[in-house]
RNA sequence: GGGCCCAUAGCUCAGCUGGUUAGAGCGCACGACUGAUAAUCGUGAGGUCGGAAGUUCAAGUCUUCUUGGGCCCA
Numbered sequence: 001g002g003g004c005c006c007a008u009a010g011c012u013c014a015g016c017u018g019g020u021u022a023g024a025g026c027g028c029a030c031g032a033c034u035g036a037u038a039a040u041c042g043u044g045a046g047g048u049c050g051g052a053a054g055u056u057c058a059a060g061u062c063u064u065c066u067u068g069g070g071c072c073c074a
Base pairs, nucleotide, nucleotide: 001073002072003071004070005069006068007067010026011025012024013023019057028044029043030042031041032040050066051065052064053063054062
């Protein structure tokens, strides 16, 4: 220098062929239970989907550029 893959909640990840309110587990806060913990159960908070632009009535999803990480070739 060329090619491919990954980036979504604090962590690990799902999200189909573009569509309805962006989700799960763990963690966190509160509550129930207990003499008190743990476990269990319930409720809740937490996200500009790496960044910028474009296409579209509509983008986490498609296109372009770009940032970071990984792999291959030279």